[in-house]
RNA sequence: GCCCCGGUAGUUCAGUGGAUAGAAUAAGAGCCUUCUAAGCUCCAGACCCAGGUUCGAUUCCUGGCCGGGGUA
Repeated sequence: GCCCCGGUAGUUCAGUGGAUAGAAUAAGAGCCUUCUAAGCUCCAGACCCAGGUUCGAUUCCUGGCCGGGGUA
């Protein structure tokens, strides 16, 4: 250089065109407990960037950036 895969919440992952983008865990608040941990309840939190297609894009297309793998 070329090819393939990936980038979504603090973290690990779902979500293949339209519903309020969902779960676990972590953080915060409350309950419980002598205290802590555990447990229960509640709460906040995210689509890598720029264009394009479309009535409508996290999703499809192009380019870029970042990470991983392959290839002489």